[in-house]
Molecule: c-di-GMP-I riboswitch aptamer
Organism: Actinomycetota bacterium
RNA sequence: CUCUUGAAAAGGCAAACCCGUCGGGAGGCGGGGGCGCAACGCCACGGAGCCGAUCCCCACAUCUCGUGGGAAGGCCAGCCGGGCUGCCUGG
Repeated sequence: CUCUUGAAAAGGCAAACCCGUCGGGAGGCGGGGGCGCAACGCCACGGAGCCGAUCCCCACAUCUCGUGGGAAGGCCAGCCGGGCUGCCUGG
């Protein structure tokens, strides 16, 4: 420097679920927990998925209250790809 090395040691992260808290929501954060993870470290760039209160657009309904769709805008890095970085060990 590089790799479809992950057998060992040391250390690390933490799904579901529960509690608290923030948010309209997806979901975030903290604590417990531990299914898993050698990039399950970081980044929403592409695709997928999810939310979409308020505002905006459309349709429907209407005495009133509304209902449905779209979109702005968000969430998700433990769905896939891409970018950046990296510990130990081995070739």